[in-house]
RNA sequence: UGCCGAAUCCACGCGCCCGACGCGUGGAGCGGGGGACCCACAGACGGUGGACGAUCCGCCGUUCGCGGGGGCGAAUCCGGUGAGCCACCGGAGGAGGACCUUCCAACCUCCAGCCCGUCAGCUAACCUCGCAGGCGUGGUUGGAGGG
Numbered sequence: 001u002g003c004c005g006a007a008u009c010c011a012c013g014c015g016c017c018c019g020a021c022g023c024g025u026g027g028a029g030c031g032g033g034g035g036a037c038c039c040a041c042a043g044a045c046g047g048u049g050g051a052c053g054a055u056c057c058g059c060c061g062u063u064c065g066c067g068g069g070g071g072c073g074a075a076u077c078c079g080g081u082g083a084g085c086c087a088c089c090g091g092a093g094g095a096g097g098a099c100c101u102u103c104c105a106a107c108c109u110c111c112a113g114c115c116c117g118u119c120a121g122c123u124a125a126c127c128u129c130g131c132a133g134g135c136g137u138g139g140u141u142g143g144a145g146g147g
Stems, first nucleotide, its partner, number of pairs: 001136004008028008029131006039121001043063008068119001069116004076092007093111005099147002102144005
């Protein structure tokens, strides 16, 4: 001085006289999770209660069926090869790339990692959490429109 990303800014107090820096508290801003009605979802069998009965509804048990189910993130799905993770190839889909923003085209790169712990659909009020980490030094290029 830039890039990915929500991951920035301000005030006060303390460490230390000031500054830088660190810690704590609070605010603004940005981002995430939980959480009603309505809507959506709803396996099978058996028992029991309600209902005159069929149907229907509630509860319990067994089984399907178990390392289920879910969250952050663009980071997923399908097929094939090696040998289960993983690696490679192909296809579909998704993400990023320098004056800023939007759209189009081409090119390059990426599709990881982590967490909850049997539990969570959407969801107003309400409750609650994060503000990290990593990378670069003329770096993608062109077109249309705007600033």

Model confidence (mean pLDDT): 76 of 100. This is a predicted structure of a 147-nucleotide RNA (c-di-AMP riboswitch aptamer (ydaO/yuaA leader)) from a soil metagenome. It matches the Rfam family "c-di-AMP riboswitch aptamer (ydaO/yuaA leader)". About the family: This family represents a conserved RNA structure found upstream of the ydaO and yuaA genes in Bacillus subtilis and related genes in other bacteria. The model forms 96% of the base pairs in the Rfam consensus.